Notes:
Predicted 3D model of a 77-nucleotide RNA (transfer RNA) from a Mollicutes bacterium. It matches the Rfam family "tRNA". Rfam links the family to the GO term triplet codon-amino acid adaptor activity. The organism belongs to Mollicutes, within Bacteria.
Formats: sequence, C1' cells, structure tokens
RNA sequence: GGCGGUGUAGCUCAGUUGGUUAGAGCGUUCGGUUCAUACCCGAAAGGUCAGGGGUUCGAAUCCCUUCGCCGCUACCA
Repeated sequence: GGCGGUGUAGCUCAGUUGGUUAGAGCGUUCGGUUCAUACCCGAAAGGUCAGGGGUUCGAAUCCCUUCGCCGCUACCA
C1' cells in the first nucleotide's frame, strides 16, 4: 500500500425486511429487607448509536467519505 472485519450506556454485548418512545446483563445511586453487612427485591440516573455528507415520508440499520481498533496479505534491504 491492498483486502476483510469492527465502532451502540462506565464495562461486556443484543438490536429481525429501514418504521412510532434504542435495549439486556454487570456496575453506579437511592429505597425496601436485616441488629448490621452481604445476598435478594424495587426504582432511578446514564446514549451526538465513532465524525461528516447523501438517499428516503422516515436511518443505529442503506450508500459515500474520514478516523480509531483487530486480522490477512503484498512491496521495500
């Protein structure tokens, strides 16, 4: 340099043929429970869906481009 994969909550990951308010587990905070802690139960907070552009009535999802990460491969002595 070329090709492929990947980027969604603090972490690990779902997200169906593009369709109404984007989710789970763990973690965090608060409450319940307990003499107390843990476990357990309930609730809440937490998201520019990597950035930009395009298509569309409508985009996390399709297209183009940039960036980060991972893998394969070629060249260069």